[in-house]
A computed fold for a 583-nucleotide part of an RNA from a Burkholderiales bacterium, annotated as large-subunit ribosomal RNA, domain V. The full RNA is in RNAcentral, with records from ENA. It matches the Rfam family "Bacterial large subunit ribosomal RNA". Gene Ontology terms of the family: structural constituent of ribosome and ribosome. The source organism's lineage runs through Bacteria, Pseudomonadati, Pseudomonadota, Betaproteobacteria and Burkholderiales.
Context: one part of a larger RNA
RNA sequence: CCCGCGGCUAGACGGAAAGACCCCAUGAACCUUUACUGUAGCUUUGCAUUGGACUGUGAACCGAUCUGUGUAGGAUAGGUGGGAGGCUUUGAAGCGAUGCCGCUAGGUGUCGUGGAGCCGACGUUGAAAUACCACCCUGAUUUGUUUGCGGUUCUAACCUUCGCCCGUCAUCCGGGUGGGGAACAGUGCAUGGUAGGCAGUUUGACUGGGGCGGUCUCCUCCCAAAGGGUAACGGAGGAGCUCGAAGGUACGCUAGGCACGGACGGAAAUCGUGCUGAUAGUGCAUAGGCAUAAGCGUGCUUGACUGCGAGACCGACAAGUCGAGCAGGUACGAAAGUAGGACUAAGUGAUCCGGUGGUUCUGUAUGGAAGGGCCAUCGCUCAACGGAUAAAAGGUACUCUGGGGAUAACAGGCUGAUACCGCCCAAGAGUUCAUAUCGACGGCGGUGUUUGGCACCUCGAUGUCGGCUCAUCUCAUCCUGGGGCUGUAGCCGGUCCCAAGGGUAUGGCUGUUCGCCAUUUAAAGAGGUACGUGAGCUGGGUUUAAAACGUCGUGAGACAGUUUGGUCCCUAUCUGCCGUGGG
Repeated sequence: CCCGCGGCUAGACGGAAAGACCCCAUGAACCUUUACUGUAGCUUUGCAUUGGACUGUGAACCGAUCUGUGUAGGAUAGGUGGGAGGCUUUGAAGCGAUGCCGCUAGGUGUCGUGGAGCCGACGUUGAAAUACCACCCUGAUUUGUUUGCGGUUCUAACCUUCGCCCGUCAUCCGGGUGGGGAACAGUGCAUGGUAGGCAGUUUGACUGGGGCGGUCUCCUCCCAAAGGGUAACGGAGGAGCUCGAAGGUACGCUAGGCACGGACGGAAAUCGUGCUGAUAGUGCAUAGGCAUAAGCGUGCUUGACUGCGAGACCGACAAGUCGAGCAGGUACGAAAGUAGGACUAAGUGAUCCGGUGGUUCUGUAUGGAAGGGCCAUCGCUCAACGGAUAAAAGGUACUCUGGGGAUAACAGGCUGAUACCGCCCAAGAGUUCAUAUCGACGGCGGUGUUUGGCACCUCGAUGUCGGCUCAUCUCAUCCUGGGGCUGUAGCCGGUCCCAAGGGUAUGGCUGUUCGCCAUUUAAAGAGGUACGUGAGCUGGGUUUAAAACGUCGUGAGACAGUUUGGUCCCUAUCUGCCGUGGG
C1' cells in the first nucleotide's frame, strides 16, 4: 500500500413520513352562538273536509208601525208632489183606566164610558196643514228572510291504541254490531310567530412572521437628489363643510406694531401726534399668493345663467382639470369692459335598482294606457371610500388538504444596540498623596458566552430543555508553579504579569440549567464544541389527543396559569475510529 473479518456510531445537514408547529389559500371539514339566510318541528288565524236544532247578540234587506219643539206662531211644522174636501152609528168630541215616546210642553196607541161631532183653505211663516193620498230622509220598535259571532244540544260525517262477532288456528288489517267522543279533533291549502333541532355560507387587506395595536378616501408641506414623477407601520398638520353674501359689478379705502400725550381707563377699549412699513388680514389646515390689492367698505344687483366649445394639462383605464371664442337672454358701469360662484389647492362615491318633475321619443292588431327611453333632479360613514351580496360572527389541542424556508419558533449565518472583558482621561475617595486599592463625568476598543435585530441555507422534516455516558479545545487561571507592586513587619491578604502539565466534590430541595442549604476539598474555574453528545441511553420539563381547578368567554373553547396521565423506530452501504487476519 491492497483485500478481508469482528466491533463502535462522530459525520454523510444518514433512512423513514411532499412538517403535525408557524404562515399563506377570497382551500376543506366539524363544532358554537344574541353572525347572515333558510328550514324540519311547534304554534296563530282563515277557508275546506263540515251537518241539524235551540238560544243570546250584531249586520243587511223587504214589509208594518212610529219618529221628528232654532226663532215668529193657536203648537213638538222632517222633505217633495198631488189636493178642496176628508174621517165619523163598522161609533166623533169629552171623561176614566193603562202602555210607549219625550226637549216635561206634550205626542201617540189600547180598553171602557159616552153619544154626534172633529179637522182643513183662513192671519203669521223662507216653506202650509198628519184634512186626506203617494214617494222618500233621520232615528227607533217589530214580524220575516239572508248572514256573522258566542253558547248549549243532537247524530249522521269524522275519530276511537273500547266490548263482542266474522274473514281466521291472527293483540295486524278489513267488515258487522254495541259503547264513547264529536262537528271539535285530525288532515289539506294559505298565513303571521317561534325555531343552531337541522342546513348552506360568511367572518377583509396592509403588516420587518402572524396575532394585539394602528391604518385604508381626499387636501397641504418635508422626505424628493433646483423640470414632472417617486417608497416606508418615514416626519408634521388638516377635510367629509360653509356663505343668498362671505357671489357679480361700479366706486372708494389701507393694516399691524412701537413711543409719547390724554377723565374714570388698568399691559391691551376709544382719541391725538410721530416712527416703522405688510410683521396685519384672507370663513377653516398648510403651502404658494395678494397694495393695480385676492385685504376693508358703500351703492345697485343675481353671470352661483341656458346651448356649445377651438385647443390643451393630467392620466393604464375610468375619472379629474383649464379654457379663448360663438349664439341667446341678463347684472353692474358714462364707457372701455367685467361677470358661466367664492385668492388658489380638501369639503367626496362608479354602475345597477328605485322615486319625483318635464318631454314634437316609443307604445306588441289599431286608438289609448301601462311600461320604457331622453332631459333635470333625489335616495349610499357602499369611510375596507374603483364600491364582491339587498342580507353574514366565532372555535378547533379532534382536525384535514394544497403550498412556503416567498414567513415565525430550534440551531447556524450577518450585525454587535444590549451583554461580558479590556484600555484611555483622571474629578474624587484613600489622615497627607489621583493611579497600593477604588474610581465619577466622559472617550476608545476586543469577544461572539446573554437579551435582541435581520429573515440568508434548511418547512418533499437540520428532533427541542435537563440528566447519564464519553469527551475534545480555548484561556479572560479555581488549585498546584514562577514573578512585579503594595496603604507587603510576620501569618493571612490585595492587585497585576507569565503559565493550560495535571487536577478541579458528595449529599438535601427542585424536571430543572441556575440557585439555596449541609459537609468536605489544594481547588470545588469560566467558556466553545448544532446552548458538544437521543441512527449512544433517559423522557422528569416543554409541546398532541383524556380529565380537573382558577380565570376569561353567551358559547364552541382559551390561558409563557396550575394539576394527574400519556407508543422515543432504524439489521451500518461510504467516511471516521478500535481490534485482528491475509497478501